Predicted 3D model of a 70-nucleotide RNA (transfer RNA) from an Elusimicrobiota bacterium.
[in-house]
RNA sequence: UCCGGGGUGGUGUAAUGGUAACACAGGAGACUUUGGAUCUCCCAUUCAUGGUUCGAGUCAUGCCCCGGAG
Numbered sequence: 001u002c003c004g005g006g007g008u009g010g011u012g013u014a015a016u017g018g019u020a021a022c023a024c025a026g027g028a029g030a031c032u033u034u035g036g037a038u039c040u041c042c043c044a045u046u047c048a049u050g051g052u053u054c055g056a057g058u059c060a061u062g063c064c065c066c067g068g069a070g
Stems, first nucleotide, its partner, number of pairs: 001069007010024004018054001026042005047062004
């Protein structure tokens, strides 16, 4: 330099163009003699800039990460 894949809560991952979800973590409560376990609720997310759309986890470019080729 070229090709391919990826970037989403604190972490790991989903998502057919129509309220961005699940698990773990964190917080509160219930239960328990205490702790742990269990149950309920809460918290928090799309890398940046443009573009299409009534509406973007989409598209383009850039940046970064991983793999391959030279």
Lineage of the source: Bacteria > Pseudomonadati > Elusimicrobiota.